[in-house]
């Protein structure tokens, strides 16, 4: 050394989540010659030698174990920047509602006489009157009904009185009456009216007005701009969430490359 048989050990590996933990089903990445069957996400199945249970292949090296380099690519961190959501009103702007200033007056009215006063009058206003007109009500008018006797007239029949002649009370029907309802509005009366009218009577000077004096000012607004108060949450301030970019910032790290390392029997 180089053959034949074996046995460790492989048959993928990571991140992240989860879990005390560790693997795995399930998600992402990488990647492949990278097996097969059963279990399993409020799960399966284990304990630092940490998936178990059956089966099957290859196996001492390109294929197994160890360290290094490179690095896909996850997670965390920090920063920016924009979005979005909760709260806030301290902040300087910006928005709206009010006030002041802008007004030592923009404009108007006035010697054809302002404001104001004095005095006469009007007219609103108070009070009383009075007349229309509306409204209640009552009378009055009309139409209907209407007292079984206790309302009228007139009373057939019948009743009583009476020898008769004749009388007396009276039901009912007929006429009418009280009363009842209901109607019309011409009528007459009472009451009432935030309203109309009145050569009506009176009050007052609180507004308005017109005359006669006095006489010289009287009234006054919309913006920009400033200031104050408030409301309000645009901006702003805090807090929360997702998200995009960045980082000489950390962590773990696939393939890939490289170094080393690891048997047992038997035979030439």
């Nucleotide at each position: 050394u180089c053959g034949u048989g074996c046995u460790a050990g492989a048959c993928g590996g990571g991140g992240a989540g989860u879990u005390a933990g560790c693997g795995g089903u399930g998600c992402c990445c990488u990647g492949u010659a990278a097996c097969c069957c059963a279990c399993a996400a409020c799960c399966c199945g284990c304990u630092c030698g940490a998936g178990u249970g059956g089966g099957g292949u290859c196996g001492a090296a390109c294929u197994c174990c160890u360290u290094g380099c490179c690095g896909a690519g996850g997670c965390c961190g920090u920063c920016u920047c924009g979005c979005u959501u909760c709260u806030g009103g301290g902040c300087u702007g910006g928005g709206c509602c009010g006030g002041a200033g802008g007004a030592a007056g923009a404009g108007g009215c006035g010697a054809u006489g302002a404001a104001g006063g004095u005095u006469a009058g009007g007219g609103c206003c108070c009070u009383c009157c009075g007349c229309a007109a509306g409204g209640u009500a009552u009378c009055g008018c009309c139409u209907g009904u209407g007292a079984a006797c206790c309302c009228c007239g007139c009373c057939a029949g019948g009743a009583c009185c009476g020898g008769a002649a004749g009388g007396u009370a009276g039901c009912a029907a007929c006429g009418g009456u009280a009363g009842c309802a209901g109607g019309a509005g011409a009528g007459a009366u009472u009451c009432c009216u935030g309203g109309g009218c009145g050569u009506g009577a009176g009050g007052u000077c609180g507004c308005c007005u017109u005359g006669c004096c006095c006489g010289a000012g009287c009234u006054g607004a919309a913006a920009a701009c400033u200031c104050c108060c408030g409301c309000g949450a645009c901006g702003c301030a805090g807090g929360g969430g997702a998200g995009a970019g960045g980082c000489u910032g950390g962590u773990c790290g696939g393939a890939g490359c490289a170094a080393g390392g690891u048997g047992c029997a038997c035979g030439a």
Description:
RNAcentral holds the sequence, with entries from ENA. Predicted 3D model of a 268-nucleotide RNA (Bacterial large signal recognition particle RNA) from a Candidatus Aminicenantales bacterium. Rfam family: Bacterial large signal recognition particle RNA. The family's RNA type in Rfam is non-coding RNA gene. Clan: SRP clan. NCBI's taxonomy places the organism under Bacteria, Bacteria candidate phyla, Candidatus Aminicenantota, Candidatus Aminicenantia, Candidatus Aminicenantales. The prediction has a mean pLDDT of 76.